[in-house]
Context: one part of a larger RNA
RNA sequence: GGACGAACGCUGGCGGCGCGCCUAACACAUGCAAGUCGAGCGAGAACCAGGCCUUCGGGCCUGGGGACAGCGGCGAACGGGUGAGUAACACGUGAGUGAUCAACCCUCGGCACCGGGAUAGCCCGGGGAAACCCGGAUUAAUACCGGAUGGCCCAUCUGCUCUACGGGGCGGCUGGAAAAGGUAGCUUCGGCCUCCGGCCGAGGACGAGCUCGCGGCCGAUUAGCUUGUUGGUGGGGUAAUGGCUCACCAAGGCUCCGAUCGGUAGCUGGUCUGAGAGGACGAUCAGCCACACUGGGACUGAGACACGGCCCAGACUCCUACGGGAGGCAGCAGUAGGGAAUCUUGCGCAAUGGGGGAAACCCUGACGCAGCGACGCCGCGUGCGGGAUGAAGGCCUUCGGGUUGUAAACCGCUUUCAGCAGGGACGAAAUUGACGGUACCUGCAGAAGAAGGCCCGGCCAACUACGUGCCAGCAGCCGCGGUGAUACGUAGGGGUCUAGCGUUGUCC
Numbered sequence: 001g002g003a004c005g006a007a008c009g010c011u012g013g014c015g016g017c018g019c020g021c022c023u024a025a026c027a028c029a030u031g032c033a034a035g036u037c038g039a040g041c042g043a044g045a046a047c048c049a050g051g052c053c054u055u056c057g058g059g060c061c062u063g064g065g066g067a068c069a070g071c072g073g074c075g076a077a078c079g080g081g082u083g084a085g086u087a088a089c090a091c092g093u094g095a096g097u098g099a100u101c102a103a104c105c106c107u108c109g110g111c112a113c114c115g116g117g118a119u120a121g122c123c124c125g126g127g128g129a130a131a132c133c134c135g136g137a138u139u140a141a142u143a144c145c146g147g148a149u150g151g152c153c154c155a156u157c158u159g160c161u162c163u164a165c166g167g168g169g170c171g172g173c174u175g176g177a178a179a180a181g182g183u184a185g186c187u188u189c190g191g192c193c194u195c196c197g198g199c200c201g202a203g204g205a206c207g208a209g210c211u212c213g214c215g216g217c218c219g220a221u222u223a224g225c226u227u228g229u230u231g232g233u234g235g236g237g238u239a240a241u242g243g244c245u246c247a248c249c250a251a252g253g254c255u256c257c258g259a260u261c262g263g264u265a266g267c268u269g270g271u272c273u274g275a276g277a278g279g280a281c282g283a284u285c286a287g288c289c290a291c292a293c294u295g296g297g298a299c300u301g302a303g304a305c306a307c308g309g310c311c312c313a314g315a316c317u318c319c320u321a322c323g324g325g326a327g328g329c330a331g332c333a334g335u336a337g338g339g340a341a342u343c344u345u346g347c348g349c350a351a352u353g354g355g356g357g358a359a360a361c362c363c364u365g366a367c368g369c370a371g372c373g374a375c376g377c378c379g380c381g382u383g384c385g386g387g388a389u390g391a392a393g394g395c396c397u398u399c400g401g402g403u404u405g406u407a408a409a410c411c412g413c414u415u416u417c418a419g420c421a422g423g424g425a426c427g428a429a430a431u432u433g434a435c436g437g438u439a440c441c442u443g444c445a446g447a448a449g450a451a452g453g454c455c456c457g458g459c460c461a462a463c464u465a466c467g468u469g470c471c472a473g474c475a476g477c478c479g480c481g482g483u484g485a486u487a488c489g490u491a492g493g494g495g496u497c498u499a500g501c502g503u504u505g506u507c508c
Base pairs, nucleotide, nucleotide: 001508002507003506004505006504007503008502009501010500013380014379015378016377017376018375019373020372021338027335028334030333031332032331035074036073037072040071041070047064048063049062050061051060052059053058081291082290083289091215092214093213094212095211096210097209100208101207105204106203107202108201109200110199111198113147114146115145116144123136124135125134126133127132153176154175155174157172158171159170160169161168162167181196182195185192186191217263218262219261224254225253226252229251230250231249232248233247234246235245236244266288267287268286269285270281271280272279273278293314294313295312296311297310316327317326318325319324344370346369347368348367352366353364354363355362356361383413384412385411386410393404394403395402396401417449419444420443421442422441423440427435452497453496454495455494456493457478458477459476463492464491465490466489467488473480474479
């Protein structure tokens, strides 16, 4: 000198764009943050209409209507948060494997036949304070199950062939494995047809898993480490390779080119600085990883070992009728606490994107906006011109004067910004705009509402007076102060930066 997610002191007019718990991965009141589909299914409250009955309270039946709940499907593994752990199973980079998986989506080919038994809900009964649970009866499906068919699908065996020796290609025997319907219209009631779906197989796209080389912290006051350890055979397991796991066998494997151990740390694109080489850092934004009260576990599923799912254990908090239950903000706001320190319990789904749906549409604290904060960067303003007899006042003085100083007053002018009034968008293709009567445009009034901070001994730009008297104090270094202090305090004056200016901290 530059930089900052900064803080502190003094001060503070406006706008744009960004940024805003770096500490306790401390604990959390309250609300919201993941639903959707009635064109998969049965049932069905309120309410409306009609009929019947009525002891006038109403009841029953039919039709419409569709709330709440339930079965089922898809989603909930995305999106959002945090950085605890992790020094390597992470990350970056370059390759490898299709021998691995793959829901939704796209393309191509083929298929959708015949049956069955349940169950939630509702109803009845029971237990419990509650959470919720048990029994009985009954019912539907694109829920579940059986059978048929079945190719270039799968598995065992097998023939030929190719091989990089992992396996691949072509063929054969045997065995195994599929399905679901809904809907608008027409109908001669047989069906036709529209759209959305279903099943099997192949390919694609997107995504993921696995393997290998290389790369990037500190400590030797850590020198030896290792028994599933290193390799093999076989079994198991996985979507798949593999000590991943197990049995047996062999005795290996790593290490001064730093193993092991300890400390610290999420990694990267990048950011800051620097002429560069390099050094330091890893907020915001983007990619990857890890985590979700702490530890462990699996279930479901295309995908999880799953932040707002389940089970067990633990700590903590809450409810309880003491038998037993409920909870997890490192989602958005917000509270307490910690701290030098970090925001609103706001508006909207209008846009972009996501989930569901054939669609209308619903949901979305993602997101778009607004609010608060000079936290940062950038832009603008606080007026412009004239004005000497150089007013008054202040300060200094050699008492002549000097200086503040064209500064003010005074005269003329302008109106950015703020203010008031009128008009008023783009963002949206449509009758859809939270922002928002916002941006912007026009008009009005009046210099009107808008300047401070630090410094003045040298480094370093800017000096005098008074007070103080090694006191009070200053100070980045050198050093100032003990009676004439340009270094302390105040005043006048001056220098410098400016809605900021200084101080502190950290990095180059």
Small-subunit ribosomal RNA, 5' domain from a Gaiellaceae bacterium, 508 nucleotides, folded computationally.
The full RNA is in RNAcentral, with records from ENA and SILVA.
The coordinates come from a structure-prediction model, not an experiment, and the mean pLDDT is 85.
NCBI's taxonomy places the organism under Bacteria, Bacillati, Actinomycetota, Gaiellales, Gaiellaceae.